[in-house]
């Protein structure tokens, strides 16, 4: 310090997630030791048992023990004193003077310290105790006796008042032989402690906005230690609050602790300070101090005892129990130390405290051995089978002993002369023993250090995020190895960080979330320039304080560390005090620049009111006229012979104001347009008189605010939601058409919203230019108007710097700065719910949460795509010729059937395809019969010759018998049979694991690279543009310059000439024959080889003087001469595991191998490709002519003979320019048929033959005779072809015994028509544009309905809780009242009095009861929407012009998306 994740890729916005640290933690696995700490965070839930506050006999009366007795001694209930207000626990309550910081005045204070005084004289009781007595008990009652440091009275003092004078008011002793000690009373002071007041600070909600009645103040009185409405009577009507009162929910506060660079965020265990509480609520008593944790009274809930009449209790003290919970310890030891209580002290008490125990709960330290040791051991894992790795690791040798076990020694802590140690026989040192007693956990796809094998097969599982898993998983599980940390390691939870993701430091708001629709203006914030004053804030010096502990620094002590001790200190806060005065604030005075007033002009659809006007539309009346009009893509509904439409004239009505008109004007915005008049607001310009900062912004508040909508009564021409009808359509609640109501208009009110947009708040200042327009000045421009300059106010465009994620903005800023306001913090849920305010309503404003999700967005890029645009091509259309689709047959496919009908290919780009030949074989399929190291390859052992031939059984496979190479004589090679094991085999699976081959887009013109340049980047440029081409072909231009793969060319065939060579080919002349047969020839044809030739080269036109194009000449051929081979980067997980090869999986007496027979040839049907036809441009028949290219020795096979023929017999030549297949056919010349199912067609069937072959039934071809089906040119639709092409005619070949070939591949003969052209269909290319697509339009995506689950709103209600108010009842109790009862001290001679107690009573008063209310929680039949969910239904609203442009507001309407109207917006 960053990283992962939105995309095909990019930048950005923005969330989610991770790496770090921490914890009073918990859970899982594991676990050796020591030290220091820590340990119910949940039920302030309930508690058994024990202990936690007593002490003093030196205050007192007395009792008891003990002693033989007295005395002494010891112990003790009661009375009395002091202490139980400390210490210890907990955090429920409390949003408060509770806490923190800093101050203050009207107070109290036991014990302690200091000072000054004092303690004289009397008295009356009550417990204990004794007797009697009630009660189960707790605990009493009555009578009697008694002491004190218990109680009371008198005396004595300061003190009060102006004075006289009057009144009130203290005490305690005890011990000791004594000195003396310790107590007591009064007064003053101190220390420490406490009470009170005040300034500031102290968390959330405004969906809590008003609150308060002793409330705020005063006077009198009361009360208190003290101030005070603290209380009361009277008077006044105040007090608090937008700087957040009141209310609600939450919470003890702080020093500190954790995180963070810091600012800051979170937190408030242990330790320390304060507060509050003590079963719940109330109350007082005592006391210096309490309204009292281990005190009292009352009420309530709960528990316990009970003799049922009554009683007792309070662990949030220490242990401990139950319960709750993920979870938190021993019913331990000791007062030895440090403290505390009482005591004169000894001694006593002390679950405070000191210690030990339990827990890896945290932090820190140590150990689990060290050195050597390669035969690189065994074993595991991997493997390319060579090896590698675990690994010097182990074994083995030598050594050490921290720990561990055992033994003896043994502290400090103790302060005191001595004695006194729970911890503890502990720490520690020491001796002996022996490597001995001691390593795990998590991870290994990226982030993130660490990789392989096996298993599994979208299963099991994993996961912090992205995600992984569907047969080769580095992501699951196991193993080996590796990495990290280590007595721990992972996980979970929570906090901070990273997160500049709430931004003071330190963010934003044109389009990503975000500028209020606009203005006026209150509070508030901010504020021109000069000179003073002052010192509030500011700066600075100093003083006080901010407890200790903690943190930091420096030392020191435990062997180190953690831990502990000592000392020091920065910064910062608050307060006091001294100083400074530039700037801010305040005070005072003046200034004119900001602002305003007055004044002179000026432009304008600015507002309001009134009056007037014409064009158009519709209606109506009348005339003319006579058949349609209207409407649409096309129609129909509609209007019309009762006279429409058209046309002429008259009348009426309402609404809106053409042209001018403009990136023009005005207005705050909404908005504003015929003309005139009245009235009224604001702006701008000029000159420069006046005021003198009067300013800017603006939370709340107020005003205005399109359209739609609402209320009332009007008005209503046109157009028009709703509605009706007609069309369209699968449907059409729409788009289109015919009608048509509300509303649209005016008046008076309401509503208060819009894409109310420049998606850009207001004000001020500064920062390059240029060009328009509007208003108004001005110039040495002019006579004037222009032109040309120069100001100012507005309004537009281009553009530099700068800014921006980019797009873009750019003096009208989105630049540079200041001030003020508003708003934003992932997407959805949702602008929804609830609540409140407003509204007649519709609704508006304010405005959440649960839940869900890893993205949602912005800008730009490359593609793809569009029922976007432009340009251009192709037999793409058009123009033509001929077909297919109809018939019969052939072949292939689907389907069906079957024991099997083997398998593959399935839009173009499968279907006469793999198959250039299924009777057996092929053959992969089926049935049956057989084999199991195998039909085939390699290796081992034994044995035999084997092939071959013959015979027999059998359907065949198979079985049985017989039959002898070479040699150097040692043996050897190939081979048959038998045996065992490695293995063979597989047309079994996966073409979605692959290689190779191939199809297709496509013979389309494209696809890229290097360097440079542009851009943050993806990318762009080049490759675009203007021309041109068949072509990214070429030329020109250009931030590009070059290059590569494609194009073209190079290759083959054909077309021309020449040269050369002439056999088997050729023959002009010359001979010759039946015949180029032969002699001869080398001219021609032809064949083989080698050259030449064509390049827009030339002329003309055109073009830009280019590239090129057009026409011509010459030429065999002319603009690529014709045809072929040749197939860029890539696309389709395209085809093929059955050509071949091959990974993995599967089979192994079978999914392998052999054989016979069958099947691949089935047949209701559908499709594809063909053949033959439907006839006269023809059929039949007779005669006659002309090719090319091929094949041939297991072969082609002539001539001759036989047969009607297929064919048969016999046989020459030919290994081929020689012989042969071989006849070319269409064509030509004749004859006949005469438009018909025919002398057309030739399917089907019968009979008889032939050929091949082991075999022709399933299932071959051919011949002859006979038979003679459908078919008379073919619906929708669709295919091929641009010249030697289509069409038509025959011919050859491969495969092959034969052939189902009408197929396929070649060859020649005859030989057309048409192309105006690019609007349309289809395929494609380039440029541009839009995009919400990128699996790329077969895309994406919206809403209803149906199903499942989840959270949530409403809800008749019912049930709790909390709060306050009112009333009733009032317990205990304080404070009063009373004189009913009673009464020792004092007083009085007495009666009595004073005083006290009890009772009664008044106010207040907890709990309880009642009524109404507020808030809140869960629950609720039913109901509303929302969200989520691989493959449900209906449509197709949006994204492209998304097929009706979309969207916003509003209204109506419809199954649903939605549609339509009105106004607005361009996103």
């Nucleotide at each position: 310090a960053g990283a992962g994740u939105u995309u095909g890729a990019u930048c950005u916005u923005g969330g989610c997630u991770c790496a770090g640290g921490a914890u009073g933690a918990a859970c899982g696995c594991u676990g050796g030791c020591a030290g220091c700490a820590u340990g119910c965070u949940u039920a302030a839930c309930a508690c058994a048992u024990g202990c936690a506050a007593g002490u003093c006999g030196g205050a007192c009366g007395g009792g008891a023990a003990g002693u033989g007795g007295u005395g002494u001694u010891u112990c003790c209930a009661u009375u009395g004193g002091c202490g139980g207000a400390c210490g210890g626990g907990u955090g429920a309550g409390u949003a408060a003077c509770g806490c923190g910081u800093a101050a203050g005045a009207a107070c109290c204070u036991u014990c302690c310290c200091u000072u000054g005084g004092g303690a004289g004289g009397g008295g009356a009781a009550c417990a204990a105790c004794a007797a009697c007595u009630g009660g189960a008990a707790a605990u009493g009652g009555c009578u009697g006796u008694u002491a004190a440091u218990a109680c009371c009275c008198c005396a004595u003092a300061g003190g009060c008042u102006g004075a006289g004078g009057a009144g009130a008011a203290a005490a305690a002793a005890g011990a000791g032989a004594a000195a003396u000690c310790c107590a007591c009373c009064c007064a003053a002071g101190g220390a420490g402690g406490g009470g009170c007041u005040c300034a500031c600070g102290u968390a959330u909600g405004a969906u809590u906005a008003g609150u308060u009645a002793g409330u705020u103040g005063g006077u009198g009185a009361g009360g208190c230690a003290a101030u005070g409405g603290c209380u009361u009577a009277c008077c006044a009507a105040g007090g608090c609050a937008a700087c957040g009162a009141u209310c609600a929910g939450u919470a003890g506060c702080u020093g500190g602790u954790c995180c963070g660079a810091g600012a800051g965020g979170a937190u408030g265990a242990u330790c320390a300070g304060c507060c509050a509480c003590a079963c719940u609520g109330g109350g007082a008593c005592u006391g210096a101090g309490a309204c009292a944790c281990g005190g009292c009274c009352c009420a309530g809930a709960c528990u316990c005892c009970u003799a049922c009449g009554g009683g007792a209790g309070g662990c949030a003290g220490c242990a401990g129990u139950g319960g709750g919970g993920a979870a938190u310890u021993u019913u331990c030891c000791g007062c030895a130390a440090u403290g505390g209580g009482a005591g004169a002290a000894a001694g006593c008490c002390u679950g405070a405290u000191g210690g030990a125990g339990c827990a890896a709960u945290u932090c820190c330290g140590c150990a689990u051995g060290a050195a050597g040791g390669u035969a690189g051991a065994a074993g595991g894992c991997c493997c390319a089978u060579g090896g590698g790795u675990c690994a010097u690791g182990a074994a083995c040798u030598u050594c050490u002993u921290u720990u561990c076990u055992c033994g003896g020694a043994g502290a400090a802590g103790a302060a005191a002369c001595a004695a006194u140690g729970a911890c503890a026989g502990u720490a520690u040192a020491u001796g002996a023993g022996g490597a001995a007693u001691a390593a795990g956990c998590a991870u290994c796809a990226g982030c993130u250090a660490a990789c392989u094998c096996u298993g599994u097969g979208c299963c099991a599982g994993u996961a912090g995020c992205u995600g992984c898993g569907g047969u080769a998983a580095g992501a699951c599980a196991g193993a080996g190895g590796a990495u990290g940390c280590a007595a721990g390691c992972a996980u979970u939870a929570u906090c901070c960080g990273g997160a500049c993701u709430g931004a003071u430091u330190g963010g934003g708001c044109g389009u990503a979330a975000a500028g209020c629709g606009u203005c006026u203006g209150u509070a508030g914030g901010u504020g021109g320039a000069u000179u003073u004053u002052c010192a509030a804030g500011u700066c600075u010096g100093u003083c006080g304080u901010c407890a200790a502990a903690u943190c930091c620094c420096a030392g020191g002590g435990c062997u180190c560390a953690a831990c502990c001790c000592u000392g020091g200190a920065c910064a910062g806060g608050c307060g006091g005090u001294g100083g400074a005065a530039a700037a801010u604030a305040c005070c005072a005075a003046g200034c004119u620049g900001g602002a305003g007033u007055a004044u002179g002009g000026u432009a304008g659809g600015g507002g309001c009111a009134g009056a007037g006007g014409g064009a158009a539309u519709u209606u109506u009346c009348g005339g003319u006229g006579g058949a349609g009009c209207g409407g649409u893509g096309a129609a129909a509904u509609g209007c019309a012979u009762u006279g429409a439409g058209a046309u002429c004239a008259g009348a009426a009505a309402g609404a809106a104001c053409a042209c001018c008109a403009a990136c023009g004007a005005c207005g705050a915005a909404a908005g504003c347009a015929c003309u005139c008049u009245g009235u009224u607001g604001g702006g701008c310009c000029g000159a420069c008189a006046c005021u003198g900062a009067c300013a800017c912004u603006g939370a709340g508040a107020g005003a205005c605010g399109a359209a739609a909508g609402c209320u009332a009564g009007g008005g209503g021409a046109g157009a028009a939601a709703a509605u009706g009808g007609g069309a369209u359509u699968a449907g059409a609640u729409a788009c289109c058409c015919c009608a048509g109501u509300a509303g649209u208009c005016a008046u008076a009110g309401c509503c208060g919203u819009a894409a109310a947009c420049a998606a850009u708040g207001g004000a001020u200042a500064c920062u390059a230019a240029g060009u328009g327009c509007u208003g108004u000045g001005u110039g040495u421009a002019u006579c004037g108007a222009c032109c040309c300059g120069u100001g100012u106010a507005g309004u537009a465009c281009u553009g530099u710097a700068g800014c921006u994620a980019a797009c873009g903005c750019a003096u009208u800023a989105a630049g540079u700065a200041u001030c003020c306001c508003g708003c934003u913090u992932g997407g959805g849920g949702a602008g929804u719910a609830c609540a409140u305010u407003c509204g007649c309503a519709a609704g508006a404003a304010u405005g959440a949460a649960a839940c869900u999700u890893a993205a949602a967005g912005g800008a730009a890029u490359u593609g793809a795509u569009g029922g976007g645009g432009g340009c251009c091509c192709g037999c793409a259309c058009a123009a033509g010729c001929g077909g297919u689709g109809g018939a019969g047959c052939a072949u292939g496919u689907g389907g069906u059937u079957c024991a099997a009908u083997u398998c593959g290919a399935u839009g173009c780009a499968a279907a006469g395809c793999g198959a250039a030949g299924a009777a057996c074989c092929u053959u992969a399929c089926c049935a049956g019969g057989g084999c199991u190291u195998a039909a085939c390859a390699u290796g081992c052992c034994g044995u035999g010759a084997a092939u071959c031939c013959u015979u027999c059984c059998g359907a065949a496979a198979g079985a049985g018998a017989g039959u002898g190479c070479c040699u150097u004589c040692g043996g050897g090679a190939a081979u048959g049979c038998g045996g065992a094991c490695a293995c063979a085999u597989g047309u079994g699976g996966u073409g979605c694991a692959u290689g190779g081959c191939u199809a297709u887009c496509g013979c389309u013109a494209g696809c890229u690279c290097g360097u440079g340049c542009c851009g943050u980047a993806a990318g762009g440029u080049g490759u675009u543009g203007g021309g041109u081409u068949a072509a990214g072909u070429c030329c020109c231009a250009c931030a590009a310059c070059g290059a590569g793969c494609g194009c073209a060319a190079c290759c083959c065939u054909c077309g021309u000439u020449u040269u050369u060579a002439g056999u088997u080919g050729c023959c002009a002349g010359c001979a010759u024959u039946g015949a180029g047969u032969u002699u001869g020839g080398a001219a021609c044809c032809c064949u083989g080889a080698a050259c030449a030739a064509a390049c827009u080269g030339u002329c003309g036109g055109u073009g830009a003087u280019a590239a090129g194009c057009c026409a011509g000449a010459g030429g065999a051929a002319g603009g690529u001469g014709a045809g072929g081979a040749u197939g860029a980067c890539g696309u389709c997980a395209a085809u093929u595991c059955a050509u071949c090869a091959u990974g993995c999986c599967c089979c192994u007496u079978a999914c392998g191998c052999c054989c016979u027979g069958g099947g691949u040839g089935a047949c209701a049907c559908a499709c594809a490709u063909g053949c033959u036809a439907c006839a006269a441009u023809g059929a039949u028949u007779g005669g006659g002519a002309c090719a090319a290219a091929g094949g041939g020795u297991u072969g082609c096979g002539a001539c001759c003979c036989c047969a009607u023929g297929a064919g048969g017999g016999a046989a020459a030549u030919c290994u081929a320019a020689c012989c042969u297949c071989a006849a070319a056919a269409a064509c030509c010349c004749g004859a006949c048929c005469u438009c018909a199912g025919u002398u057309u067609a030739g399917a089907u069937u019968g009979c008889a033959a032939g050929c091949u072959g082991c075999a022709a039934c399933u299932c071959g071809c051919c011949u002859g005779c006979a038979u003679g089906a459908a078919g008379a040119c073919a619906g929708a639709a669709u295919c091929g072809c641009u010249a030697g092409u289509a069409a038509u005619c025959a011919u050859c070949g491969g495969u092959c015994a034969g052939c189902c070939a009408u197929a396929c591949g070649g060859c020649g003969g005859u030989g057309a028509a048409u192309c105006c052209g690019u609007u349309c269909c289809u395929a494609g290319g380039c440029c541009u544009u839009g995009u919400a697509c990128a699996c790329a339009c077969c895309a994406c995506c919206c809403g209803u309905c149906a199903c499942a689950c989840u959270a949530u709103g409403g809800g008749a209600g019912a049930u709790g809780g909390c709060c306050a108010u009112g009333c009733c009842c009032c317990a205990a109790g304080u404070c009063g009242u009373u004189a009913c009862c009673u009464u020792a001290a004092c007083u009085g001679c007495a009666a009595g009095g004073a005083g006290g107690g009890g009772g009664a009573u008044g106010c207040c008063g907890a709990a309880g009861g009642c009524u109404g209310g507020g808030c809140u929680a869960g629950u609720g039949a039913c109901u509303g929407g929302a969200g989520u969910g691989a493959a449900g239904u209906c449509g197709u609203a949006a994204c492209a012009a998304g097929g009706u442009a979309g969207c916003c507001g509003u209204a109506c309407u419809g199954g649903a998306a939605g549609g339509u109207g009105c106004a607005g917006u361009u996103g």
Molecule: small-subunit ribosomal RNA
Organism: Picea mariana